[in-house]
Context: one part of a larger RNA
């Protein structure tokens, strides 16, 4: 891992609903007794028949109350008992699963201490204290030498240990191997017996050890401890179909009321779509009439500043501020003289629709996501967050968007090698148009992007100059007072500062630009002339389509899906055809329902009209199958049961029936009952490979 087998809503008592059968204003028995597979007998008791009050009580009423008022809660009748299901409770209560808590034992053969009592420790090296000789001293001290052999000394095997590396890491080993290392006369290692027990021992203390187990050992038991939390819950069709919201909440991953699902009863147009009348609103926008914010001007109190004045007052004056008041043109979620469109509410009509309510039984659901619209938050960030509202997705298949939960289309009962369609597409890949007019694009734009930039080009508009010669080239002038005052070393058109005049001219600035120390010097405006342009053509503008620069990124073209496309197979306008989906039609067919018939005892059959059949949670139908029991001393079976195999057949399934081999003795219709009933999954158990 895989295969078999085993694996989970179950039983009892109680409440409650529905459903089925009995009696019925009634229904019913428990112990217990008789009998012993049936039954029978018990009539205590329970529940309904009458409610109200707290009770006294009193009664179709009563209870509050002074009350005969009012108002509450009754009164108009259906229970009852048993089974059968649904769903709560109590109990392990769908099943597996904690770490934990308790209590009773069992452990010091491993370790930790400690206590008798024995054992070991090659070799070498060092030379304490004392002694003995000698020297020395008034005598000592001291000195040399010998001897001696001290120590938690040194050096190193046994032994103990485990520093560092490498090996090993389904190992030789649940900790080892090898090298290298630390102790090795001690606080040393070590045999054997022997003491300490679980909130308790030991512990040179590391929360360390206490039998490969220690922040509270192991074993049994309380025990199926509790798990709002993970995980799993086994056969088959049908119909219906949800939430992810709101109030609470030691509550936010959980659980109640409510909303939203289902089934049943009941009501019988009450619902929704639409018209048509009849409301209230302060959103959107708009304003500035208020409150508040703001800018310009007028005006004009006030203040500041100056002037008169020795001060002060007065008085005059202003390139300043400026209330208020006027003009003008703003700005607002907590402004509002106004004010829509939806939306809500009420009422009346018509059609259509498995439409609405109420009570009752049963849920599931309160982690939501995205997109479009209207807002908060935030950076008008976010696949962000909170809300509103509409769709999807959730619980939705199928066709487009190359590929994709929420984008676009469009709701799959089932079958057709049949139509028409929708989004989208129609050179090839690929199903259908290289389709037809008319433009545009030159950049492979199309086939990603902004501020900014540009004689890219289309189409549109309004303008200036022009044959008194325009525009561009080209010859050719661009002069004089003057070097303009200032300023400066210097400033001559051309650092700077002022002024910006005249005169000569066709025409030329007290100079737009280089350039010189400061002059020179080349241009330039300005002007003549060649040349020529006549629905033209230049200049300088606006508005508009469609390109164009901006444009850098990690494997590999790699920001058309790919070939590949340029009077397109891009891009706009317009026309027509075709393709295209599980949509829509068509044919045949189940299934479900609702009204109407017919038939029955019957909730069943059955005929005809409409309608309907995506679905997770969940809710409600019908069913198939296994075992066992009754039916059954029946049927079937050695002329071969069950069981294993295969073949064909039926049935919407779940499964059914016939039959070959194989097996060798049971098995069992039907129609009830009754459960140890159905396994792919639970790091499920077991065994087998």
């Nucleotide at each position: 891992g895989u295969c078999a087998g085993c694996g989970a809503g179950u039983u009892a008592g109680u409440g409650u609903a529905u459903c089925u059968a009995g009696c019925a204003a009634g229904g019913u028995u428990a112990a217990g007794c008789c009998g012993a597979u049936a039954g029978g007998u018990g009539u205590a008791g329970c529940c309904g028949u009458a409610g109200c009050g707290a009770a006294a009580g009193c009664g179709a009423g009563u209870c509050u109350g002074a009350a005969u008022a009012g108002g509450g809660c009754g009164a108009u009748u259906a229970g009852u008992u048993a089974g059968g299901u649904g769903c709560a409770u109590u109990a392990g209560a769908c099943c597996c699963g904690a770490a934990a808590c308790c209590g009773g034992g069992u452990g010091a053969u491993c370790u930790a201490a400690c206590c008798a009592u024995g054992a070991g420790c090659a070799g070498g090296c060092u030379g304490a204290a004392g002694u003995u000789g000698g020297g020395a001293u008034g005598a000592a001290a001291c000195c040399c030498a010998a001897u001696g052999g001290a120590g938690g000394g040194c050096c190193g095997a046994a032994c103990c240990c485990g520093u560092c590396a490498a090996u090993g890491u389904u190992g030789c080993a649940a900790a080892a191997u090898u090298g290298u290392g630390g102790g090795a006369u001690g606080a040393c290692u070590u045999g054997u017996g022997g003491u300490u027990a679980g909130g308790g021992g030991u512990g040179a203390a590391a929360g360390g050890c206490c039998a490969a187990u220690c922040a509270a050992a192991c074993u049994c038991g309380g025990a199926a401890a509790u798990a709002g939390c993970u995980g799993g819950u086994u056969c088959u069709c049908c119909g219906c179909g949800a939430a992810a919201u709101c109030u609470a909440u030691u509550u936010a991953g959980g659980u109640a009321g409510a909303g939203c699902g289902u089934u049943g009863u009941u009501u019988a147009u009450u619902u929704a779509c639409c018209a048509c009348c009849g409301g209230g609103g302060g959103u959107a926008g708009a304003g500035u009439a208020c409150u508040g914010g703001a800018u310009a001007g007028a005006c004009u109190a006030g203040g500041g500043g100056g002037g008169u004045c020795c001060a002060a007052a007065g008085c005059c004056u202003u390139a300043c501020c400026a209330a208020a008041c006027c003009u003008a043109a703003c700005c607002a979620a907590a402004c509002u003289c106004c004010g829509a469109a939806u939306a809500c509410c009420g009422g009346u009509g018509a059609g259509u629709a498995u439409a609405g309510a109420a009570c009752a039984g049963c849920a599931g659901a309160c982690a939501g996501g995205c997109u479009g619209u209207g807002g908060g938050u935030g950076c008008u960030a976010a696949g962000a967050u909170c809300c509103a509202u509409a769709g999807c997705c959730g619980a939705g298949a199928g066709g487009g968007a190359a590929a994709g939960a929420g984008c676009c289309c469009a709701g799959a009962u089932u079958a057709c090698c049949a139509u028409c369609u929708a989004a989208g597409g129609u050179c090839c890949c690929c199903a259908a148009g290289a389709u037809a007019u008319a433009g545009u694009u030159a950049a492979g734009u199309g086939u990603g992007g902004a501020a900014g930039g540009a004689g890219g080009u289309g189409g549109g508009a309004a303008c200036g100059c022009c044959a008194a010669a325009a525009c561009a080239a080209c010859u050719a002038g661009g002069a004089g007072g003057u070097u303009g005052g200032c300023u400066u070393a210097g400033a001559a058109g051309c650092a700077g500062c002022c002024a910006c005049c005249c005169u000569u001219u066709a025409a030329a600035g007290a100079a737009a630009g280089c350039g010189u120390a400061a002059c020179a010097g080349c241009u330039c405006a300005c002007u003549a002339g060649u040349c020529u342009a006549a629905u033209a053509g230049c200049g300088a503008u606006c508005c508009u389509g469609c390109g164009c620069c901006g444009a850098a990124a990690a494997u590999g073209u790699a920001u058309c899906g790919g070939g590949g496309c340029u009077a397109a197979a891009a891009c706009u306008a317009u026309a027509c055809a075709c393709c295209g989906a599980a949509g829509a039609u068509g044919u045949a067919a189940g299934c479900u329902u609702a009204c109407a018939g017919u038939u029955g005892a019957a909730u069943g059959a059955u005929u005809g009209u409409g309608a309907g059949c995506g679905g997770u949670a969940g809710c409600g139908g019908a069913g198939c199958g296994u075992u066992g029991u009754g039916u059954a001393a029946g049927c079937c079976g050695u002329u071969g049961a069950a069981g294993a195999u295969g073949u064909a057949u039926c049935g919407u399934a779940a499964g059914g029936u016939a039959u070959g081999u194989u097996g060798g003795a049971g098995g069992u219709a039907u129609c009830a009952c009754a459960a140890g009933u159905g396994a792919g999954a639970a790091u499920g158990c077991u065994g087998a490979c």
Large-subunit ribosomal RNA, domain II from an Alphaproteobacteria bacterium, 689 nucleotides, folded computationally. The RNAcentral record of the full RNA draws on ENA. Its mean pLDDT, the model's own confidence on a scale to 100, is 85.